[in-house]
Notes: Model confidence (mean pLDDT): 85 of 100. Small-subunit ribosomal RNA from an uncultured Gammaproteobacteria bacterium, 1498 nucleotides, folded computationally. Its Rfam family is "Bacterial small subunit ribosomal RNA". Gene Ontology terms of the family: ribosome and structural constituent of ribosome.
RNA sequence: AGAGUUUGAUCCUGGCUCAGAUUGAACGCUGGCGGCAUGCUUAACACAUGCAAGUCGAACGGUUUUUAUACGCUUCGGUGUAUAAAGAUAGUGGCGAACGGGUGAGUAACGCGUAGGAAUCUACCUUAUAGAGGGGGACAACCCGGGGAAACUCGGGCUAAUACCGCAUACGGUCUACGGACUAAAGCUGGGGACUUUCGAGCCUGGCGCUAUAAGAUGAGCCUGCGUUGGAUUAGCUUGUUGGUGGGGUAAAGGCUCACCAAGGCGACGAUCCAUAGCUGUUCUGAGAGGAAGAUCAGCCACACUGGGACUGAGACACGGCCCAGACUCCUACGGGAGGCAGCAGUGGGGAAUAUUGGACAAUGGGGGCAACCCUGAUCCAGCAAUGCCGCGUGUGUGAAGAAGGCCUGCGGGUUGUAAAGCACUUUCAGCGAGGAGGAAAGUGGGUGAGUUAAUAACUCGUCCAUAUGACGUUACUCGCAGAAGAAGCACCGGCUAACUCUGUGCCAGCAGCCGCGGUAAUACAGAGGGUGCAAGCGUUAAUCGGAAUUACUGGGCGUAAAGCGCGCGUAGGUGGUUAUAUGUGUCGGAUGUGAAAUCCCCGAGCUUAACUUGGGAAGGCCAUCCGAAACUGUAUGACUAGAGUAUAUUAGAGGGUAGUGGAAUUUCCGGUGUAGCGGUGAAAUGCGUAGAUAUCGGAAGGAACAUCAGUAGCGAAGGCGGCUACCUGGGAUAAUACUGACACUGAGGUGCGAAAGCGUGGGUAGCAAACAGGAUUAGAUACCCUGGUAGUCCACGCCGUAAACGAUGAGAACUAGCUGUUGGUAGCAUAGAAGUUAUCAGUAGCGCAGCUAACGCGUUAAGUUCUCCGCCUGGGGAGUACGGUCGCAAGAUUAAAACUCAAAGGAAUUGACGGGGGCCCGCACAAGCGGUGGAGCAUGUGGUUUAAUUCGAUGCAACGCGAAGAACCUUACCUACCCUUGACAUCCAUGGAAUCUUGCAGAGAUGCGAGAGUGCCUUCGGGAAUCAUGAGACAGGUGCUGCAUGGCUGUCGUCAGCUCGUGUCGUGAGAUGUUGGGUUAAGUCCCGUAACGAGCGCAACCCUUAUGUCUAGUUGCCAGCACGUAAUGGUGGGGACUCUAGAGAGACUGCCGGUGGAGAACCGGAGGAAGGUGGGGACGACGUCAAGUCAUCAUGGCCUUUAUGGGUAGGGCUACACACGUGCUACAAUGGUACGUACAGAGGGUCGCAAACCCGCGAGGGGGAGCCAAUCCCAGAAAACGUAUCGUAGUCCGGAUUGGAGUCUGCAACUCGACUCCAUGAAGUCGGAAUCGCUAGUAAUCGCGGAUCAGAACGCCGCGGUGAAUACGUUCCCGGGCCUUGUACACACCGCCCGUCACACCAUGGGAGUGGGCUGCACCAGAAGUGGGUUGUUUAACCUUAGGGAUGACGCUUACCACGGUGUGGUUCAUGACUGGGGUGAAGUCGUAACAAGGUA
Repeated sequence: AGAGUUUGAUCCUGGCUCAGAUUGAACGCUGGCGGCAUGCUUAACACAUGCAAGUCGAACGGUUUUUAUACGCUUCGGUGUAUAAAGAUAGUGGCGAACGGGUGAGUAACGCGUAGGAAUCUACCUUAUAGAGGGGGACAACCCGGGGAAACUCGGGCUAAUACCGCAUACGGUCUACGGACUAAAGCUGGGGACUUUCGAGCCUGGCGCUAUAAGAUGAGCCUGCGUUGGAUUAGCUUGUUGGUGGGGUAAAGGCUCACCAAGGCGACGAUCCAUAGCUGUUCUGAGAGGAAGAUCAGCCACACUGGGACUGAGACACGGCCCAGACUCCUACGGGAGGCAGCAGUGGGGAAUAUUGGACAAUGGGGGCAACCCUGAUCCAGCAAUGCCGCGUGUGUGAAGAAGGCCUGCGGGUUGUAAAGCACUUUCAGCGAGGAGGAAAGUGGGUGAGUUAAUAACUCGUCCAUAUGACGUUACUCGCAGAAGAAGCACCGGCUAACUCUGUGCCAGCAGCCGCGGUAAUACAGAGGGUGCAAGCGUUAAUCGGAAUUACUGGGCGUAAAGCGCGCGUAGGUGGUUAUAUGUGUCGGAUGUGAAAUCCCCGAGCUUAACUUGGGAAGGCCAUCCGAAACUGUAUGACUAGAGUAUAUUAGAGGGUAGUGGAAUUUCCGGUGUAGCGGUGAAAUGCGUAGAUAUCGGAAGGAACAUCAGUAGCGAAGGCGGCUACCUGGGAUAAUACUGACACUGAGGUGCGAAAGCGUGGGUAGCAAACAGGAUUAGAUACCCUGGUAGUCCACGCCGUAAACGAUGAGAACUAGCUGUUGGUAGCAUAGAAGUUAUCAGUAGCGCAGCUAACGCGUUAAGUUCUCCGCCUGGGGAGUACGGUCGCAAGAUUAAAACUCAAAGGAAUUGACGGGGGCCCGCACAAGCGGUGGAGCAUGUGGUUUAAUUCGAUGCAACGCGAAGAACCUUACCUACCCUUGACAUCCAUGGAAUCUUGCAGAGAUGCGAGAGUGCCUUCGGGAAUCAUGAGACAGGUGCUGCAUGGCUGUCGUCAGCUCGUGUCGUGAGAUGUUGGGUUAAGUCCCGUAACGAGCGCAACCCUUAUGUCUAGUUGCCAGCACGUAAUGGUGGGGACUCUAGAGAGACUGCCGGUGGAGAACCGGAGGAAGGUGGGGACGACGUCAAGUCAUCAUGGCCUUUAUGGGUAGGGCUACACACGUGCUACAAUGGUACGUACAGAGGGUCGCAAACCCGCGAGGGGGAGCCAAUCCCAGAAAACGUAUCGUAGUCCGGAUUGGAGUCUGCAACUCGACUCCAUGAAGUCGGAAUCGCUAGUAAUCGCGGAUCAGAACGCCGCGGUGAAUACGUUCCCGGGCCUUGUACACACCGCCCGUCACACCAUGGGAGUGGGCUGCACCAGAAGUGGGUUGUUUAACCUUAGGGAUGACGCUUACCACGGUGUGGUUCAUGACUGGGGUGAAGUCGUAACAAGGUA
């Protein structure tokens, strides 16, 4: 410090997620030791049991125990009394119990924090001063009696005090009318020389205690400034409320309380209400600012079963006190009682979850006490828990045969791995044994010094000696002993993120923090091997901060991503020009105080180290007070004119309102002319019209809107404003002067204006026109189109208050290059002038620099650079929705969530693809033609069906006469039956035999059982090669699966002109440029231009063939001339002239001329030429697309099979047949059929062959066998054509299917199932619907010939030649393609994407007759305990008394306040509810097709 994730890719916006640190944690797996910490976060739920607050006999009277002494009694055991000493102690009394310990329910508050304040109290403690005199009356205990189950209680009697009460005194204190009045106390104890004594003591002295006052310290109470969570879908709250006066009350100020008076007080700087919460030091995180938290430790507060209340006391409204009410639990004799673990342990319960019913007061601290000492679940320790932090260990060295085993493997090896074993060492920790600090000093006893004192007692303080005290504790620590001995796991390994392979599984099981893995080769699941990371822990979950600049103070944004209010006016608020003086609010500096300790940080110290502990320092506030500074800010006063405004003059304008008025047009009505249609559409129809329309002329009525001018012109804040005239009226601009003197800007709330539609009332209504009706269109058409047509549109008045109210751009101010157009002014020049030009101000447009921006773009009219103020945003959906409030007549508007759900949603730009977008261009693409298919019969292939099987594949173009250049058996892969199992085939091993040939029987055959013949070749004599048989196992075999695991090959777009690269340049980038543009071409062909310059694969050319000469050659080909010969024939001699053959070479290049064009490329025409503009044809197929085709040509990974999915044999099937389609053949006839005659090819094939002549047969063919391994022989007769004859438009002399019969050939075999021949038969068919195919010249059409395959079997396929056309104006349209451009929500790319209803499942949520809880307001009832007030009802020791009483107190009664409770009526919130509304989610449901392209109606 960043990373992953939206896309085909990019940049941006933006969310989600991860890596870090942390925790009072929990869970899973695992677990050696020690130190230091920490340990009910949930039920402030309920609690059994024990303990947690007592102490003082030196305050008091008693009681009691022991001992000693004395005196009695005695049964001699003892016992009673008195005294003394030492203990124990219920009660009275004192102090404490208000601390310490726990918890966080309540509390949004002076509760807490911080800084201050004045009107207070403070036991014990300290200091000071003064005092402590003398009396009195009771009550417990105790005794007696009573009640009760118990708890306990009642009556009578006795008694002490440091208990209680007067009196005296009063330094002081309080009150005061300033005269005065009122107000205290207590003793106990140690010691003691004189003196006194009732022998108790007094007295003196010390200590402790007591009283009053003053002061301190400590602690507490009260008040104030500032700070302290969320909600406005809580906006008004308040009657003791705010203040005053007076009484009361308190320790104390105060409405704290009461009476009266006044009507105040709080609140958008957020009152009130609701929800949540103890606050802080601090803790965690963070660079910081911040954010989150408030366990342990420390400070404060609150609480103690729930609610209320007071008492006592210095202090409480009291955790282990009291009273009352309530709930709960327990005891009970049913009458009544008892209780409060949020003390320490512990129990139940809740929960994911949190410990021992331990030891000790040894230390520290607390209470009491003179002290000893007692008490102390505070505390110190121990126990349990890896809960956390820290430290240590689980061994060290050596050790390669790189052992075994595991895993992987390309089979060679690699890895685990120096790891182990082995050898040599060590012994921390744990174990056993022995030793052994510190935490201990106070205290007590003795000695001694000082103080006090009359004193050498006593006491206090210091010092010395002695002595006692340790829970922890088997302490820490040290030493010894033994032995590598007792001690390693967890998570992860697709990316983020360090770490990879095998096996299993097969969208299953599962994983997952995000993206995402898994559908047969999973580094992502599970296991294993290996590796990586941490380590006595490791992971997961939960939670916080961080990353997140993702709430932005530091530090964000708002044209299009979320985001500028529709626009003004203006209140509060915020901000504000120049200058002078003053002040000192903010600001800045200094000082003082404070900011507890602990924590954090720095420097040290102590535990072996560390954690931990500890000393010192530093740091920490928007804090308080004081002093100072005066630039800026504020305030006050004065001045100024540059902002703002006013006046004067001119000026443009659809600015607004009211009234009037004008013409054109539509419609309707009236009249004239006139006749059959009009109207409307893509085409029609509805509609109108012979009752006279439309058309046309004249007239009238009425309403609405204002053509041309008209303009990126004008005006207005926006909405908006358009004939003309008048009146009323707002604003702007310019010029020059004068005046005011900051009067300004913005603007939360508020208020006004505000298109269209809509609403209300009343008018008006020509045209247009929601709804509606009809006609069309359509699968449907509740639409688009047409004919009608009502609200409405118009006017007046009143509502509504919203729009893509848009420049998607808030208002104001300043600054920052220019150029051009235009509107309105002003000035200068010039001018006859309105034209022109220069300058300037105000608008309004187009470009553009810098700069900004994600880009697009903006650019003095900013989206640049700055300032001021306002509004708004924080992922998408849910949702601008629900609920609540406000407004509205309603429609609705405004304000405005949550649950739930997704990992995206989005902006700009890029490359493609696509468009029922555009432009340019090409192609038998259309058009123009010729001939077909689709109809018939047959052939052939396919689908379907059938079948035991009809083997398999191909299946839009680009499958379907395709694989198959040829299924009777074979082929053959399919079916049935019968057989074989190391196999029909390959390699290896062993044994035996040559191989091989002949042959018998059974069987459908495979096969089985036999018989016979035969002994080879090489040799180093061991054997070997080849081959056969048998046997065992490794293995063979598979046309089994996967073409979506593959290679190779092929099809297709397409012989279309495209596809790319290097360097450079541009762009943040994807990318662009080049390759676009202007021409041209068949062509990215070439030229020109050009931030591009070059290059590659394609195009073209080079290759083959064909068309013309030349040269060479001349057999098997040829024959002109010369000969020979024949019935005839290059038959023969000969020839190379010709044809031809097959070699070489020539030729064609826009080379030449003219025109056009840019002096270009090129095009047009012409000449010459056999051929002219790539001459014709072929081979040749760029980058890529289609998961195109093929595992059945072949090869091949993986899977499957192994007496079978392999192999053999026979028979059958692939040839089936209601039907559908494709491709062909033959036809339908006269351009023809038939018959006869006559002529002319090319290219092929042939020895397992082609086969002549000749003979036979009607023929297929048979016999025959010459010749030919081929320019020689054969196949081999070419056919159409031509000539003659006939047929005469008919189902025919067309057509030949089908069927019967007879044959031929091939072959082992023609039944299923061949071809051909002859005789007979003679079907459909008379030119073919919608639709559709081929072809542009030697082409179409037509005619025959040959070949491959092949025993036989072509109408198919591949070739060959013969005859030989028509048409192309042209590119509007259909199809396909290329280039440029445009739009896009597509990128699996339009066979795309995607919307809504309905149906089904699940989820959360709104409404809902209601129902049930919680909290709470108001009114009323009620009123326990208690306190205050009242009170002769009863009663009362101390004091007073005139002795009667009084004072005082208590009880009772009553009253005020008040808790619980109750009644009624509201509010609010939660849960639930038949039914219901929408919403969300969900691999393959239904209906349509709304959006994205002009998305087919933008």